[in-house]
RNA sequence: GCGCCUUUAGCUUAACGGAUAGAGUAGCGGUCUUCGGAACCGCUGGUGGAGGUUCGAUUCCUCCAAGGCGCA
Numbered sequence: 001g002c003g004c005c006u007u008u009a010g011c012u013u014a015a016c017g018g019a020u021a022g023a024g025u026a027g028c029g030g031u032c033u034u035c036g037g038a039a040c041c042g043c044u045g046g047u048g049g050a051g052g053u054u055c056g057a058u059u060c061c062u063c064c065a066a067g068g069c070g071c072a
Stems, first nucleotide, its partner, number of pairs: 001071007010025004018055001027043005048064005
């Protein structure tokens, strides 16, 4: 330099173009407990950035960024 792949919550991750973007874990609060842990209940928190297509984009297209693999 060229090609391909990945990017969603602090972390690990789901999601035919139409859901209120869903879980686990972590964090916080509560119940329980002598205290803690465990268990149960609840809460907080997310689509890498900018455009485009579409009635509607996490999903499709373009560019950019970061990371990975291959070729040279």